Background:
The prediction has a mean pLDDT of 82. A computed fold for a 70-nucleotide RNA from a bovine gut metagenome, annotated as transfer RNA.
């Protein structure tokens, strides 16, 4: 200079229209003489920042920060 990545503590989905969601973490309970498994429920997200488009943006433009590669 180019291409990609940025969504929950992690790893990721979701490519215009519901209430933004899964797995693993984590928290109560329950289960066990306790751990572990496992079951029920439950907390946590300004969708990387800032502008434009649109009735309506996590999603489409634009310009910046960060990472990664070349």
């Nucleotide at each position: 200079g180019g291409u990609g990545u940025g969504u929950a503590g992690c790893u990721c989905a979701g490519u215009g229209g519901u209430u933004a969601g899964a797995g693993c973490a984590c928290u109560a309970c329950g289960u066990u003489c306790a751990c572990a498994u496992c079951g029920u429920a439950g907390g946590g997200g300004u969708c990387g920042u800032a502008g434009g488009u649109u009735c309506a943006a996590a999603u489409c433009c634009u310009a910046c920060c960060a990472c990664a590669c070349c």
Its Rfam family is "tRNA". Rfam links the family to the GO term triplet codon-amino acid adaptor activity. It is annotated as a transfer RNA.